[in-house]
């Protein structure tokens, strides 16, 4: 160089199915109340549209979902994979800002769960994403030790094993 392997059973990702939560929640239809706006995704603008044959909040009853996350099980793995900066590129009701979300690349972090805490997403106390700090764990060097084992420092471009 090139092949095969190892952490963990709470390693790491995947589109669909099925289940629960999302929710008796958003919305729609009726009735009171009210008495003039209101609705087009955060903001502005323009334009549409519905409204004294009664708009907006509100209040009562009836009807009542959905997506994103999650769980099972499966499938591909072992830089699995996540994240951050930058560049382009599409998509986001007609346009601008800002925002989100997709894809390339270019660099930068992180061995890997797991508690606890502050930020961020989200309906959540559920999950995830970053900081910080704390023990665990697995891998290699050095050192010490009779052996178990024990200290210290390092990272995945790495570690073991074979050509």
């Nucleotide at each position: 160089g090139a092949u095969a392997g190892a952490g963990g059973u709470c390693g790491c990702g995947c589109g669909a199915a099925u289940u629960a939560u999302g929710a008796g929640u958003a919305g729609u239809c009726u009735g009171c109340c009210g008495g003039a706006u209101a609705u087009c995704a955060g903001c502005a603008g323009a334009g549409a549209u519905a409204u004294g044959u009664g708009a907006a909040c509100g209040c009562a009853g009836a009807u009542g979902a959905a997506a994103g996350g999650a769980a099972u099980a499966g499938c591909g793995c072992c830089g699995a994979a996540a994240g951050g900066a930058u560049a382009u590129u599409a998509u986001u009701a007609c346009u601008g800002c800002a925002g989100a979300u997709u894809a390339u690349a270019u660099u930068c972090u992180u061995g890997g769960g797991c508690a606890u805490a502050g930020a961020g997403u989200g309906a959540a106390u559920a999950a995830c994403u970053u900081u910080a700090u704390g023990a665990c764990u697995g891998u290699c060097a050095u050192c010490a030790u009779a052996u178990u084992u024990g200290a210290u420092g390092g990272g995945g471009a790495g570690c073991u094993a074979u050509c």